[in-house]
RNA sequence: GUCGGGGUAGCUCAACGGUUAGAGCGUGCGUCUCAUAAGCGCAAGAUGUGGGUUCGAUUCCCACCCUCGACA
Numbered sequence: 001g002u003c004g005g006g007g008u009a010g011c012u013c014a015a016c017g018g019u020u021a022g023a024g025c026g027u028g029c030g031u032c033u034c035a036u037a038a039g040c041g042c043a044a045g046a047u048g049u050g051g052g053u054u055c056g057a058u059u060c061c062c063a064c065c066c067u068c069g070a071c072a
Base pairs, nucleotide, nucleotide: 001071002070003069004068005067006066007065010025011024012023013022018055027043028042029041030040031039048064049063050062051061052060
C1' cells in the first nucleotide's frame, strides 16, 4: 500500500430498518443472616466520529479514526 473481520454498559456478547437497545458477569442500594458469602429484589450505566439514504438507522451507503488478520 491492497483486501477482509471487528468497534454497542466497567468486561464478554446480543439486537427483521420500526413498540422501551437487552443478557451474563461486575458495581451501588435493599432483603435474608449473629455475621460474611450465596440467593432474591431494585437501580445506575452504552451504539467510534462526521455526512448521506429513508416517514424512521445500532442495522443500509460514503469518508475518516481505532483495532485484528491476510497479501505485498

Predicted 3D model of a 72-nucleotide RNA (transfer RNA) from a Pseudomonadota bacterium. The coordinates come from a structure-prediction model, not an experiment, and the mean pLDDT is 82. It matches the Rfam family "tRNA". Rfam describes the family as follows. Transfer RNA (tRNA) molecules are approximately 80 nucleotides in length. Rfam classes the family as a transfer RNA.